Transfer RNA from Anaeramoeba flamelloides, 71 nucleotides, folded computationally. It matches the Rfam family "tRNA". The prediction has a mean pLDDT of 82.
RNA sequence: GGUUUUAUGGUGUAGUGGCAGCACGAAACACUCUGAAUGUUUAGGUUUAGGUUCGAUUCCUAAUAGAACCA
Numbered sequence: 001g002g003u004u005u006u007a008u009g010g011u012g013u014a015g016u017g018g019c020a021g022c023a024c025g026a027a028a029c030a031c032u033c034u035g036a037a038u039g040u041u042u043a044g045g046u047u048u049a050g051g052u053u054c055g056a057u058u059c060c061u062a063a064u065a066g067a068a069c070c071a
Stems, first nucleotide, its partner, number of pairs: 001070007010024004018054001026042005047063005
């Protein structure tokens, strides 16, 4: 330098164009003499900028960052 690929709550991980889900974690409450455990509830997310579309996490282009391979 080239090719391919990945980017989703605090962490990990799903989501083949139609309400962004799950687990762990956090907070509140219940339970308890206290704590742990358990139960209920809540908050928190699509890397960035454009494009296509009635509608984009998803498709296209570019950028940024990471990884693999080739040179």